[in-house]
Molecule: transfer RNA
Organism: bacterium
């Protein structure tokens, strides 16, 4: 330089053929139970779907573009 691949909530990952409200687990907070802690119950906060456009009534999905991480391959040395 040129192909690929992941990028989604503090973390680790889901997410069907594009469909309206984006999940789970784990972490956090708070109540409940407990003599106390753990654990376990029940509620809650938590999100620029990597960035920017773009198609389309509708985008986390499709298209261009761009950054980052990682792997391949070439150049150079």
């Nucleotide at each position: 330089g040129g192909g690929g691949u992941u990028g989604u909530a503090g973390u680790u990952c889901a997410g069907c053929u594009g469909g309206u409200u984006a999940g789970a687990a784990u972490g956090c907070g708070g109540c409940c139970c407990u003599g106390u802690c753990a654990a376990g119950g029940c509620c809650g906060a938590g999100g620029u779907c990597g960035c920017g456009g773009g198609u389309u009534c509708g985008a986390g999905c499709c298209c261009c573009g761009u950054c980052a991480a990682c792997c391949c391959c070439g150049c150079c040395a």